[in-house]
RNA sequence: GACAAUUGAUUGCCGAAGCCGCUUUUGGAAAGCGGCGCGGGGGAACCAAAAUUCUCGGGGCGAAACGUCUUUUCGAUGUAGAACACUUCCGUUGUUCCAGCCCGUCAGCUAACCUCGCAGGCGUAAUGGAAGACAAG
Numbered sequence: 001g002a003c004a005a006u007u008g009a010u011u012g013c014c015g016a017a018g019c020c021g022c023u024u025u026u027g028g029a030a031a032g033c034g035g036c037g038c039g040g041g042g043g044a045a046c047c048a049a050a051a052u053u054c055u056c057g058g059g060g061c062g063a064a065a066c067g068u069c070u071u072u073u074c075g076a077u078g079u080a081g082a083a084c085a086c087u088u089c090c091g092u093u094g095u096u097c098c099a100g101c102c103c104g105u106c107a108g109c110u111a112a113c114c115u116c117g118c119a120g121g122c123g124u125a126a127u128g129g130a131a132g133a134c135a136a137g
Base pairs, nucleotide, nucleotide: 011123012122013121014120018036019035020034021033022032023031037118038117039116040115041114042113047108057106058103059102060101061100065079066078067077068076069075081097082096083095084094086132087131088130089129090128091127092126093125
C1' cells in the first nucleotide's frame, strides 16, 4: 500500500415496514410487553349487483393488468402502470421494472366494532423552470 472477514457509526434508495418506554441481562443485540405513528383485511343501513348454489369457483397484498406474435413451454412486443437519491410540481431526454406470495369454497360498498403487519433487498441518469428546505459566504 492492496485485498478479505467481522463489528460499529454515518448518509441515502425501493417499501406501510418508523419513533419512544419497560422487562430480562455484567452490558449489548435479540426476545417479550406497552404507547404514539404508518399500512392492510373483515364488518350495517342506504346504494350497487343479480347470483351460478360444489369448479370456467371466488377473493386478498402488490405498479406488476389487458392484448398481439411465437416453437406447447421458453420468449418477443404494444398499450396501461411503477422506480430513478434534499422535498414537491410541470416539461425534455435516458435507463430499469412490469414479479412473487397468500386465503381456502368464503368476503361488493360499509358507521360502530373486530383483526393483522411494521419485513426484506440495495448504493444514487441527466437537464430546463417554479416554490421550499439546508449549507457556505

c-di-AMP riboswitch aptamer (ydaO/yuaA leader) from a Pyrinomonadaceae bacterium, 137 nucleotides, folded computationally. NCBI's taxonomy places the organism under Bacteria, Acidobacteriota, Blastocatellia, Blastocatellales, Pyrinomonadaceae. Its Rfam family is "c-di-AMP riboswitch aptamer (ydaO/yuaA leader)". The family has 106 seed sequences and 7,607 matches in Rfam 15.1. Its family is annotated with regulation of gene expression and cyclic-di-AMP binding in the Gene Ontology. The sequence was found by an Rfam model in a public genome assembly. The coordinates come from a structure-prediction model, not an experiment, and the mean pLDDT is 76.